[in-house]
The part of an RNA shown here (small-subunit ribosomal RNA, central domain) has 397 nucleotides and comes from a Planctomycetota bacterium. The RNAcentral record of the full RNA draws on ENA. Rfam family: Bacterial small subunit ribosomal RNA. Gene Ontology terms of the family: ribosome and structural constituent of ribosome.
Context: one part of a larger RNA
This record gives sequence, C1' cells and structure tokens, in this order.
RNA sequence: CUGGGCAUAAAGGGCGCCUAGGCGGAUCCGCAAGUCAGGUGUGAAAUCCCUCAGCUCAACUGAGGAAUUGCAUUUCCCGUUUCGACGGGGCUGCCCGCUAUGCAACACGUGUGGCGGGCGGUGAAACUGCGGGUCUCGAGUGCGGGAGGGGAGAGUGGAACUCCUGGUGGAGCGGUGAAAUGUGUAGAUAUCAGGAGGAACGCCGGUGGCGAAAGCGAUUCUCUGGCCCGUUACUGACGCUGACGCGCGAAAGCUAGGGGAGCAAACGGGAUUAGAUACCCCGGUAGUCCUAGCCCUAAACGAUGGGCACUAGGUAGAGGGAACUCUGAGGUUUUCUCUGCCGAAGCUAAUGCAUUAAGUGCCCCGCCUGGGGAGUACGGUCGCAAGGCUGAAACUC
Repeated sequence: CUGGGCAUAAAGGGCGCCUAGGCGGAUCCGCAAGUCAGGUGUGAAAUCCCUCAGCUCAACUGAGGAAUUGCAUUUCCCGUUUCGACGGGGCUGCCCGCUAUGCAACACGUGUGGCGGGCGGUGAAACUGCGGGUCUCGAGUGCGGGAGGGGAGAGUGGAACUCCUGGUGGAGCGGUGAAAUGUGUAGAUAUCAGGAGGAACGCCGGUGGCGAAAGCGAUUCUCUGGCCCGUUACUGACGCUGACGCGCGAAAGCUAGGGGAGCAAACGGGAUUAGAUACCCCGGUAGUCCUAGCCCUAAACGAUGGGCACUAGGUAGAGGGAACUCUGAGGUUUUCUCUGCCGAAGCUAAUGCAUUAAGUGCCCCGCCUGGGGAGUACGGUCGCAAGGCUGAAACUC
C1' cells in the first nucleotide's frame, strides 16, 4: 500500500468559520478529456500455459503457438457542402517495382537515399467531465408570526454572611465520635437598631429552555447572534465537507492594576494514630471577584466527526401551524421542529443501539495498527513562565 476498523477492546480533532482540494439536483443541445469498440506499433529472450519433437521414460532440452491483462498512436491544412460527406495537399506507417550508393563480392544477403505505384491513418456517446440553454424539489432571500438562563454593556433589588457602632444582657460560646486548640468579664455567644462591604442569585426549576462547543439561572433597560413555524413572493444549484489557516475555548495557572465578605491550596495550631507530612477541628495566604493581556489544557463525554436520503410502532415533555368540534381555561385528529423513555426489523463479541442509530447507503474530514519504554528524548515551533503542539528509538515482555 491493500484489507480492516474508531460508544465500552488501539482509534472522532474540545468547538466553530473558511481557503485549496474531494464530492455534488432535474432536463435539453454540443464537444469527446475520462470511458468503450476497432486498426497499427510496441510489449527482448528465458520462465508459466498449449501442441508437437529429441534423449529407452521423466526431469531436462528443442520447435511452433498462445499469453504478455500494459503503453503509445489513430493527425494537420485548404476548398466545396444538400452538414450525411466529398475532393486536393502536407506529414506519416506498411507493401511492390525501378534506381544510386556503403558493407560483401562467385553468389545469396544487408544498410542508407531517390523516383513511381498500391493500401491505411476508424468510430460510439449511456455514464463522468467540459461548454451552452432551461428548471425548482437542494440552498438562500423576502414577508407574517413565535419561544428562549444565547452574547455584550449599563443600572437596580432582596435574603444570607462577615465586620463596625450603639442598646438589652451577664458567663459562657464554639467545636467533636469524644475533645482540644480557638473565643469571651477589656462583656463574647444570644437578641434589637443603624451602618459598611464583597460574592452568589433560594422558591419558580423540570428527564424543561438556549448556545457550535466551552457554557448560560435575581431583575430592568440598551445593543446584538442564532433557531422554529407559516406563506410560496424572489434568486436559480448559489450546495456538502474541509488539509492548511483564522477565531472561540471550563478550571487551574501567569503579568499589571484594582477588590477581598464568604470559602480556601500552601502554611500554623489542636486532635486521631504505632506514625498521620491525611481524613476531623480552630485559624489562614495565594486564589476565587473586576479590568486589560497571556495560557489553550480536561473523563473538553453521548467516551459516539459533519452532511444527505431511506428503514415498524408506542409513550411523555417543549415551541409553532392546520382542520374538526366545543364555545370558561378545553377536546379530537393531523403536520413541522426540538428533548427523553420503551421497543420491531437490522446491527453488535456482548452490554446495548434502535427515525436523536451503534440499522441501510453515498460524500468529505480526523484518527488507529500489541504492552511497557512514552506522550518521554531529540529537533522544530508557540509561551513571560508553568508548559503546550508536533513526536521517536534503543531496550524489554
């Protein structure tokens, strides 16, 4: 490479946008690059295969054939044309005759060139492609509606918590399995009033919604992306995928400046214990929050790439539409989109998946190839660093 695979065995890129490329709807006409048929040239010999022959046979050897599944070529110009073709010329392949000349020379033969003659240099159009025309079902646009924690910015609110001030009060509080460290007569805990601050938004809340993923939950306003339904008015294949590239990307971490209530790596102390660099308790700094800039990882998971089409149903939820019925919010049927569960066929090693496929097919991308060594080393590249990306081998089982 071929072949086989990627939910759980090795294997889907964390996610999106997009370039090249690959692939691509219906129909008509043309071209003939792919494709197909034919001709010609070539495809060394041996080998393999077939037929025959020679060694007593065979192996072996010889002759002839077949095969060599491949490659190349099948052309150019002019004129006429009723577009079927015809005529002429150039170039070229093969054959025949004459002739010049080289090798040879008794001859057969052989190489090169010239002249003349004869024959040949062909077709198909389904599919792909290319060019042109037309179309609307793919895709997109318009118009009319709809739901939503989608994103960004600015404001606002209540509960809780901690701290501060003051009042009441007077011995404990706190914490645990039990304790102790801790805290408190300099008045704590508890309780009331007032003030300050930061972070997060209970109930609603749902197997529910939105987003490409990461993710998004108080509330108001402003700006803004996407999606769904209906209509079939418009464009007319404008599509799908997507190496590279670009962007986004939880948490932790980094730089600078703010902020800091609670929580809390590190750290200190108290316990536990044989020990206890832990689990439990009392404290507590980075950090967690904001602004700007980096980092770019994850069990970034549905461990399941994207798109299109097809293939029993049942049930529940969410957002729209239509018809019928009813008229108090309703009910029934049906249709499109989304989210779950159960299951037929089928698939699967099994578990399970099953119209949201892991079924049946097509297109494009990514990835895998025994375990360890190792996501290491080296090199390259990115980063302030931490480190990321790319990514071996020896050796060993």